A computed fold for a 160-nucleotide RNA from Paenibacillus algicola, annotated as FMN riboswitch aptamer (RFN element). Taxonomically the source falls in Paenibacillus (Bacteria, Bacillati, Caryophanales, Paenibacillaceae). The RNAcentral record of the sequence draws on Rfam. Its Rfam family is "FMN riboswitch aptamer (RFN element)". Rfam links the family to the GO term FMN binding. From the family's description: The RFN element is a highly conserved domain that is found frequently in the 5'-untranslated regions of prokaryotic mRNAs that encode for flavin mononucleotide (FMN) biosynthesis and transport proteins. Its mean pLDDT, the model's own confidence on a scale to 100, is 76.

């Protein structure tokens, strides 16, 4: 330093103000908010070389270039989550329900311009989306949910 095993621990944010009504954080206007892994060119910071400039030198400033290394994308890949249906188990009990595994289905949304060799990720600008039950019609309330989870960090064993 890899990969494997077990545990532990963390692992979602969001409707000020106004209007309308008998009632909306649900309607209208406007506010706000963006999970996990990947991909990623700006700039940050190491190192290395080249130029160029100052110095007697050691060595230093810019500049450019390669390499490493933290970070960067709600709408580019991809994975969770909710829903729906199938097997299994198990408890109930013969009509099927309830729990848990697994396995499939389903699973939203960007454009312009501008840099530049190269950007849907950088920069303006301007738009877009967001389970499911409740209830005046909900991304943002309440609720299943002190759930589950992509996956983060540690720790411990053994192997290479």
């Nucleotide at each position: 330093a890899u990969g494997g095993a077990u545990c532990u621990u963390c692992g979602g944010g969001g409707u000020a103000g106004g209007g309308u009504g008998a009632a909306a954080u649900u309607c209208c206007u406007g506010a706000c908010c963006g999970g996990c892994g990947g991909u990623g060119a700006u700039g940050g910071c190491a190192u290395g070389a080249a130029u160029c400039u100052c110095u007697u030198a050691a060595g230093g400033c810019a500049u450019u270039c390669a390499u490493g290394u933290a970070u960067a994308a709600g709408c580019c890949c991809g994975c969770g989550a909710c829903u729906c249906g199938c097997u299994g188990u198990a408890u109930g009990g013969u009509u099927u329900a309830u729990a848990c595994a697994g396995c499939g289905a389903c699973u939203g949304a960007c454009c312009u311009g501008g840099u530049g060799g190269a950007a849907c990720u950088c920069c303006a600008g301007g738009g877009c989306c967001g389970a499911c039950g409740g209830u005046a019609a909900a991304g943002u309330c309440c609720g299943g949910a002190u759930g589950g989870g992509a996956g983060a960090a540690g720790a411990u064993c053994a192997a290479u």